[in-house]
Transfer RNA from a Candidatus Staskawiczbacteria bacterium, 73 nucleotides, folded computationally. Its mean pLDDT, the model's own confidence on a scale to 100, is 81. Rfam family: tRNA. It is annotated as a transfer RNA.
RNA sequence: GCCAGUGUAGCUCAGUUGGUAGAGCAAUUCUUUCGUAAAGAAUAGGUCAUCGGUUCGAUUCCGAUCACUGGCU
Numbered sequence: 001g002c003c004a005g006u007g008u009a010g011c012u013c014a015g016u017u018g019g020u021a022g023a024g025c026a027a028u029u030c031u032u033u034c035g036u037a038a039a040g041a042a043u044a045g046g047u048c049a050u051c052g053g054u055u056c057g058a059u060u061c062c063g064a065u066c067a068c069u070g071g072c073u
Stems, first nucleotide, its partner, number of pairs: 001072007010025004019056001027043005049065005
């Protein structure tokens, strides 16, 4: 330099023929216990990497940029 892939909650990851996003662990509160752990219940936590485009409507489609990973030279 060229090509491909990945970017979603604090962490690991789901989520498609486009219709305003979920799980597990972690956090907080409550119940239970003499107390702790374990168990159960509830709550909070996301401008879906960034910027544009298409569309009535974009995590999803298109383009550019950024970061990371892999391959080729």